About this RNA: Predicted 3D model of a 356-nucleotide RNA (Bacterial RNase P class A) from a Thiotrichales bacterium. The source organism's lineage runs through Bacteria, Pseudomonadati, Pseudomonadota, Gammaproteobacteria and Thiotrichales. It was read from a public genome assembly, where an Rfam model found it. Rfam family: Bacterial RNase P class A. By type it is a ribozyme. Rfam describes the family as follows. Ribonuclease P (RNase P) is a ubiquitous endoribonuclease, found in archaea, bacteria and eukarya as well as chloroplasts and mitochondria.

RNA sequence: GAAGUCAGCCAGACAAUCGCUGCCAUACAUGGGUAUGGCGGAGGAAAGUCCGGGCUCCAUAGGGUGAAGUGCCAGGUAACGCCUGGGCGGCGUGAGCCGACGGAAAGUGCAACAGAGAGUAGACCGCCGAUGGUCCACACGGACACAGGUAAGGGUGAAACGGUGCGGUAAGAGCGCACCGCGCAGGUGGCAACACGCUGCGGCUCGGUAAACCCCACUUGGAGCAAGGCCAAAUAGGGGCGCGUUAUGAUGUGACCCGCAUUGCGCCCGGGUAGGCUGCUCGAGGAAUCUGGUGACAGAUUUCCCAGAUGAAUGAUUGUCCACGACAGAACCCGGCUUAUCGGCUGACUUCAAUC
Numbered sequence: 001g002a003a004g005u006c007a008g009c010c011a012g013a014c015a016a017u018c019g020c021u022g023c024c025a026u027a028c029a030u031g032g033g034u035a036u037g038g039c040g041g042a043g044g045a046a047a048g049u050c051c052g053g054g055c056u057c058c059a060u061a062g063g064g065u066g067a068a069g070u071g072c073c074a075g076g077u078a079a080c081g082c083c084u085g086g087g088c089g090g091c092g093u094g095a096g097c098c099g100a101c102g103g104a105a106a107g108u109g110c111a112a113c114a115g116a117g118a119g120u121a122g123a124c125c126g127c128c129g130a131u132g133g134u135c136c137a138c139a140c141g142g143a144c145a146c147a148g149g150u151a152a153g154g155g156u157g158a159a160a161c162g163g164u165g166c167g168g169u170a171a172g173a174g175c176g177c178a179c180c181g182c183g184c185a186g187g188u189g190g191c192a193a194c195a196c197g198c199u200g201c202g203g204c205u206c207g208g209u210a211a212a213c214c215c216c217a218c219u220u221g222g223a224g225c226a227a228g229g230c231c232a233a234a235u236a237g238g239g240g241c242g243c244g245u246u247a248u249g250a251u252g253u254g255a256c257c258c259g260c261a262u263u264g265c266g267c268c269c270g271g272g273u274a275g276g277c278u279g280c281u282c283g284a285g286g287a288a289u290c291u292g293g294u295g296a297c298a299g300a301u302u303u304c305c306c307a308g309a310u311g312a313a314u315g316a317u318u319g320u321c322c323a324c325g326a327c328a329g330a331a332c333c334c335g336g337c338u339u340a341u342c343g344g345c346u347g348a349c350u351u352c353a354a355u356c
Stems, first nucleotide, its partner, number of pairs: 001352010012321007020041009043327001047338002050336005055224004062258004067220005072086005087101001088099004102215002107213002109209002124154002126150003131147002133144004162180006181204001182202005187196003228278004238269006249263004285304008
């Protein structure tokens, strides 16, 4: 100097004029309100509605089946499918990044084509033909490759039922042996996942796939702020049908069963209201410092209040600056993940080139 990786911060700024909205104060009004002043007023993703909760109601709400979700180990957290650290596997020269990461010896299923044969399979080309057979030969012996043996060599395929070497055999084969691989039983380190050029035994062993069904472990009521509560007003104190009436029935916020509770319940037609208040923002809250921890985080002290609209609030104009402004607007709240995105600043680390 160039190229990268990881993490953090910002998200146009300033001034003036007018405008919108929450709260407070004052004055007027008083049924709602009006004016002035002060303090505030969209995001890193507010998005997707994918997870987890807080909160409200069913409701006194338990157990099981089924269904769904997650899936290495240990921690963090209110909790999670999230985060941190570690293990194993994969990618990258590296800093780093990714993982749908339990079980194939419980069972079932699936794998085109090629190939003899694709899971306890198989003989296409080959090799042998010791033994039996046929032929030649006085015999020694020779020939055939029929029966039979073989899976080491070759071929097909993504993959062929352990690998290399030596011995052995008619030719071969874990047939035997050595080493490796695999299985079983131990040992050492680690909380564990797991690791080990560790020890012994065993010729041995049986592929792949579970984001296929399945098995195993753990977790799980439902509905949702349009939840729920209060006030005011209006109407038709309407009509019809069915089951039932002390229980063997009916009803009770996903299905079924048991239990529990209550004692009526369900369906159809028609009419009225759709207004106001609340829930509604002080929180598993933010910031700084210290302590503990590898870390995620936890604790303590100090400090701050930071949107609450409801046909939906922050807009318009002018001037200056510059990084020339992308993606983009809360609607009960919070913790995550995922997706979109113009630029600017800071720190640490990796690789390459040159010079000293």